[in-house]
Predicted 3D model of a 1509-nucleotide RNA (small-subunit ribosomal RNA) from an uncultured bacterium. The coordinates come from a structure-prediction model, not an experiment, and the mean pLDDT is 82. RNAcentral holds the sequence, with entries from ENA and SILVA.
RNA sequence: AACGAACGCUGGCGGCGUGCCUAACACAUGCAAGUCGAGGGAGAAAGCCCGCAAGGGCGAGUAAACCGGCGAACGGGUGCGUAACACGUGGAUAAUCUACCUUCCUGACUGGGACAACUGGCCGAAAGGCUUGCUAAUACCAGAUAAGCCCACGGCGUCUUUGGACGCUGAGGGAAAAGGUGGCCUCUGCAUGCAAGCUAUCGCAGGGAGAUGAGUCCGCGGCCCAUCAGCUAGUUGGCGGGGUAAAAGCCCACCAAGGCUACGACGGGUAGCUGGUCUGAGAGGAUGAUCAGCCACACUGGAACUGAGACACGGUCCAGACUCCUACGGGAGGCAGCAGUGGGGAAUCUUGCGCAAUGGGCGAAAGCCUGACGCAGCAACGCCGCGUGUGUGAUGAAGGUCUUCGGAUCGUAAAGCACUGUCGCGAGGGAAGAUACGCCACCGCCUAACAUGCGGGGGCUAAGACGGUACCUCGAGAGGAAGCACCGGCUAACUCUGUGCCAGCAGCCGCGGUAAUACAGAGGGUGCGAGCGUUGUUCGGAAUUAUUGGGCGUAAAGCGCUUGUAGGCGGCCUAUCAAGUCGCGUGUGAAAUCCCCUGGCUUAACCAGGGAAGUGCGCGCGAAACUGAAGGGCUUGAGUGCCGGAGAGGGUCGCGGAAUUCCCGGUGUAGAGGUGAAAUUCGUAGAUAUCGGGAGGAACACCAGUGGCGAAGGCGGCGACCUGGACGGACACUGACGCUGAGACGCGAAAGCGUGGGGAGCAAACAGGAUUAGAUACCCUGGUAGUCCACGCUGUAAACGAUGGGUGCUAGUUGUGGCGGGUUUUGACCCCUGCCGUGACGCAGCUAACGCAAUAAGCACCCCGCCUGGGAAGUACGGCCGCAAGGCUAAAACUCAAAGGAAUUGACGGGGGCCCGCACAAGCGGUGGAGCAUGUGGUUUAAUUCGAGGCUACGCGAAGAACCUUAUCCUGGAUUUGACAUGUGCGAAAGCGUCAGGUGGUAGGAGCCGGAAACGGUAACGAGUCCCGCAAGGGAGAGCCUGAUACAGGUGCUGCAUGGCUGUCGUCAGCUCGUGUCGUGAGAUGUCGGGUUAAGUCCCAUAACGAGCGAAACCCUUACCCUUAGUUGCAACCAUUUAGUUGGGCACUCUAGGGGGACUGCCGGUGUUAAACCGGAGGAAGGUGGGGAUGACGUCAAGUCCUCAUGGCCUUUAUAUCCAGGGCUGCACACGUGCUACAAUGGCGUACACAAAGCGACGCGACCUUGCGAAAGGAAGCUAAUCGCAAAAAUUACGCCCCAGUUCAGAUCGAAGGCUGCAACUCGCCUUCGUGAAGCCGGAAUCGCUAGUAAUCGCGGGUCAGCAACACCGCGGUGAAUGUGUUCCUGAGCCUUGUACACACCGCCCGUCAAGCCACGAAAGAGGGGAGCCGACGAAGUCGCCUUUACCGGUGCCGAAUCGGAAACCCUUGAUUGGGACUAAGUCGUAACAAGGUAACCGUAGGGGAACC
Repeated sequence: AACGAACGCUGGCGGCGUGCCUAACACAUGCAAGUCGAGGGAGAAAGCCCGCAAGGGCGAGUAAACCGGCGAACGGGUGCGUAACACGUGGAUAAUCUACCUUCCUGACUGGGACAACUGGCCGAAAGGCUUGCUAAUACCAGAUAAGCCCACGGCGUCUUUGGACGCUGAGGGAAAAGGUGGCCUCUGCAUGCAAGCUAUCGCAGGGAGAUGAGUCCGCGGCCCAUCAGCUAGUUGGCGGGGUAAAAGCCCACCAAGGCUACGACGGGUAGCUGGUCUGAGAGGAUGAUCAGCCACACUGGAACUGAGACACGGUCCAGACUCCUACGGGAGGCAGCAGUGGGGAAUCUUGCGCAAUGGGCGAAAGCCUGACGCAGCAACGCCGCGUGUGUGAUGAAGGUCUUCGGAUCGUAAAGCACUGUCGCGAGGGAAGAUACGCCACCGCCUAACAUGCGGGGGCUAAGACGGUACCUCGAGAGGAAGCACCGGCUAACUCUGUGCCAGCAGCCGCGGUAAUACAGAGGGUGCGAGCGUUGUUCGGAAUUAUUGGGCGUAAAGCGCUUGUAGGCGGCCUAUCAAGUCGCGUGUGAAAUCCCCUGGCUUAACCAGGGAAGUGCGCGCGAAACUGAAGGGCUUGAGUGCCGGAGAGGGUCGCGGAAUUCCCGGUGUAGAGGUGAAAUUCGUAGAUAUCGGGAGGAACACCAGUGGCGAAGGCGGCGACCUGGACGGACACUGACGCUGAGACGCGAAAGCGUGGGGAGCAAACAGGAUUAGAUACCCUGGUAGUCCACGCUGUAAACGAUGGGUGCUAGUUGUGGCGGGUUUUGACCCCUGCCGUGACGCAGCUAACGCAAUAAGCACCCCGCCUGGGAAGUACGGCCGCAAGGCUAAAACUCAAAGGAAUUGACGGGGGCCCGCACAAGCGGUGGAGCAUGUGGUUUAAUUCGAGGCUACGCGAAGAACCUUAUCCUGGAUUUGACAUGUGCGAAAGCGUCAGGUGGUAGGAGCCGGAAACGGUAACGAGUCCCGCAAGGGAGAGCCUGAUACAGGUGCUGCAUGGCUGUCGUCAGCUCGUGUCGUGAGAUGUCGGGUUAAGUCCCAUAACGAGCGAAACCCUUACCCUUAGUUGCAACCAUUUAGUUGGGCACUCUAGGGGGACUGCCGGUGUUAAACCGGAGGAAGGUGGGGAUGACGUCAAGUCCUCAUGGCCUUUAUAUCCAGGGCUGCACACGUGCUACAAUGGCGUACACAAAGCGACGCGACCUUGCGAAAGGAAGCUAAUCGCAAAAAUUACGCCCCAGUUCAGAUCGAAGGCUGCAACUCGCCUUCGUGAAGCCGGAAUCGCUAGUAAUCGCGGGUCAGCAACACCGCGGUGAAUGUGUUCCUGAGCCUUGUACACACCGCCCGUCAAGCCACGAAAGAGGGGAGCCGACGAAGUCGCCUUUACCGGUGCCGAAUCGGAAACCCUUGAUUGGGACUAAGUCGUAACAAGGUAACCGUAGGGGAACC
């Protein structure tokens, strides 16, 4: 795009078309083929009229019936069958027929006997039948005649396909006929008028021609399967005969053995064919409704009759099935005609009107018949046309929807106002379609004619189903007339609500798991519109079967390789032919359709006329370039001969040495062997080792080479013989002999099979030892087939260059093998060059890319093979081959939406390279063992609130849990607009602080009751914030009480809805951009490479050049100096003091402001004249001086909704708020982080010294007194460089202890105290006295640290009433050792490589087993079908024969149906069984992807739960 459609929703009108695609299923009822009295005989009735009646007349020579003629073979229906001369197209008929029609010729004479109807009788239920008698014809029969016709024979001519045909002619033989009607009387008869006759016409017979129709034959054309490859006995042909309208095995007898087939016979499946129709740019593809041509069929099968024509839809006979009637004896029927019914189905109409038109049959005609046809009815089934209003109308109404609450949108849409009148409704008028036959008269022609007929114009009459329809006019009146689908992308059109992987959607991709433009509803929008969607089907897009117009290295696809048959294709020159080819002409290509023009319906659809086209086929004529044919020639393709050398080419025979193993002997002694390490194994019966000798089999080191040879498989010691091919050279010869190659024949690694040998080594299976969770493996020790030979089979491999063969052409460079030429040399070389082979690189070109690139995957031609999504499957079934294993050929059901290629970026690797880091190593000190502290898990509990979970949770949130904190964590109690915020109503005197004034005790709530408290109840007293105003007063209002309502509140959930903040990789050196360039693209380049660095730091190089975020620097601190300043700091100097205490002083220290200083700047060396590195000088400091802050793009859905903020959800007398008590501190255990120790580098005692940084008014608190002490009581100073905390400790000096569970260690427990606080029971800290546990340096394992670091020593601070702080954050004191390396572990960076990963190795993924479900195969069998074959029986019919006047009958043949048999083949089913596909998170392993942890894979064989070995 289309449709004979169907279904869903909806539906106003008209025109024109179309309407059982299924059950060729069965059919009630009516109708669909009759007509002619001008062929013939016979011949009613009702009714009417006359009549008294009898009867007569009309009806009427009508109806009905019969004989006869013509028609019934047309028209109409259907598509069963048919793969065929059925159809289409073009021919043939010299192999034929043709009623009616036209035309021409000739004739129509003489006779005869019947049969219906009718009549009588009989049988039967009926259908119907039998019989007697009568009769006519255009019915039937006989005879005559024969122009022409037919038959056989003879002669002549023409044509020819050579078979024959046609024409003329001679003499023989044979076959015809029918009358009807109208008119006339010239001749004849009766003599009126008729008849014979004549005439006209309709008929009749014979023949010729035409037209029409039909039969038969032939060329060509149009479906699928080769898993149908061979078929055929009347088969193929001949002679003779029969038969037909007609050729012919059409039929028969005999003879011969042929015929068809890969250009697809035979078989199977499906199917009416065509013009056309739909689609498509076309070529094609699909289709064959309506209309038209042909064919076939008429309940199923068979058969003939009649006839011009049938083997006959509404005829006959037989058989069968079915239905109906029956008196059971017997009969009737055939809608695939029109309507209609049932049934089937998703589905397809009225039992209508009319012969008015067109057409048909009969008739002389009138006319009759006609379900053909013309019309109407039903159906949106299709096409076409029209309408459902038009204009105006902004308060942008109401209402709906959305909303950022402002508004937006439906929307000029509606209402309102002004108009119009199509369709529909009502009324009135009202067609065309009708012309003719016929009749009337006239004219002309035929005629003897005025008849009849023909022709012409004129007139007349009747006839319309549709239909009072089309159309026209008038009237009223916006009145009666809009839906359907869609809105994630493709694809035009977006929001809200509901739902929550549910319900559902879906053409493909895919939506839905709480913010769904995808589900459902709504609003809005988009598209089409009396329709719109859905489904089905066909073509297109699809270049996705590729002729036009595809491919095959890696995506699917080159046969493992040769030889060669058919076939296809084929060099140069020449003349001929004309099959192909081309041109011209001609015939045909039906009509309709399509296309163009014109015309008719108001338009269109539709219809009519004309034209064009119909790419095809036939015939004639012509051309000769190309192809072809046949002829002649040529040498360049191909081949032959000669010479020459190269080679693991093949086969046979023989020879050789090295090595392994075995045997014998010698020497010799305890091990050997083997592995990651071992063991099995061998060895004291003498191994291994070593020497000598021997046996046997297999393979041939070095040479050896992207060297050689071969078609491929493949071929390797040496020699001989036989043998194939290629190559080079020069001449001669043949003369296209060529290329490819379906089938076919042959060759064909390894494994395997058969028979017979052989057997050293190796080695499936097997056995043992190891490894392991297991180890049917990898490793080891043994070991049999096999490996070897001969003969035969198998026929497969990742049989690979994953690349079929041949020919020609298309830049170069450089190796190498073989042969030759040139030049040259003493010569091997070198150099230039030709041919053949074999490699590497590379241009053009090609390619999806990778890559290929004269050995093409380039440009062309020829031939063959193969491919068409993945899986199922190279499987099943069938066939062929094989001894078997198995091979070759080769599907489908079902299932998936992918499978696959190349390349890219990442990530990863039990891949590689380079490099870095307290990563390892080298060291020092720890942890893991003990006790305690603390956190976590677990457990317990009424509750032990919550979070954090490898590194990156665990002295973490928590820089302070007795109450509070605190979290409804638990128990119990209490409140409900609330503890807190905003708005609103009423009322009313009350928040606090400061200042001023006043007062001097009024208020800031006292008191009372209940209660553990919260809270509940009661209740006295008590006066002013702002503005206006003199005041009175008015207004506003913070705050208060009270009430109501919006709401508050939530440490409730979701960190996977979020913001913010944070951790980690990681202070690792990376992450990117612009422009340019490269690439089809993803992307690359830059950012890689060479150096260098802490660094993508810098330099060099460079299709890149620059830039940004990071690194560095800038900032803070510390180390040195200068300067400014000099109190609370300092103190050299002058005084002074117990004391920098005080007065001068500000140099120094110090403090804190500002500056300087360091930059590889200088020197030397190395390095590329670079960057930089090494060393040095100077310097307080040297190569980033030390430390800090600073954290790129990103990763982990990392952490946090319990800091805060926040979407959504949930809760609202409770998940909110308040209170008391308890819990967060519970303790068999386990882990993390710490403290203290285990002691002598120590402990204790005494004495003595040196810091820094902090903190302090709710505070630090000197000092004094008391107390052993914690502390208490007083109390100066200090808002702090001023006063205080404050004593620094380790250290040092002296003394004691003497290696012990101790004068170590201090847990635990007892007692007595102190402090804070409302309160130390659960559950604080401290002090004193007493007690004195474990622990003597810590298993596997593991942590920190590279210098002022580790270690060690103390000091301070935050939080805080107090404190569980041994924590955390800071400060200083003392103060090391080791390394200068990168093998390993771990982490990170860069480059590279592989990848089947991309959720990215915590990846991917294989197979068995178990479960479910689906389709398929096999299967003992079972059921059904079954063309054809064989046999039996044999209806109707019928050529022949017999009989008969005829009918009948008999016989023979063929023969449907029926029965029986054998069997191919097909379908269905089948216990069981086999594999396959798909399924949820099952079981076992881990085979593959990385070196996948034993590289993987192919063929084959064996083995094993399974992948597999």